[in-house]
RNA sequence: GCGGGCGUAGCUCAGUUGGUAGAGCAUCAGCCUUCCAAGCUGAGGGUCGCGGGUUCGAGUCUCGUCGCCCGCU
Numbered sequence: 001g002c003g004g005g006c007g008u009a010g011c012u013c014a015g016u017u018g019g020u021a022g023a024g025c026a027u028c029a030g031c032c033u034u035c036c037a038a039g040c041u042g043a044g045g046g047u048c049g050c051g052g053g054u055u056c057g058a059g060u061c062u063c064g065u066c067g068c069c070c071g072c073u
Stems, first nucleotide, its partner, number of pairs: 001072007010025004019056001027043005049065005
């Protein structure tokens, strides 16, 4: 230098044909318990790496760019 993959909640990851972004764990609160843990219920937490384009509408399509990983030279 070229090609490919990944980037979404604090962490690990889903998200189908473009139609208002979710799960588990963690955190917080309540219930339960003499107390703690476990269990049950609920809540908070997101510019979907960043910036453009297309579209009534983009996590998804498209262009550029950044980071990480793999391969080739």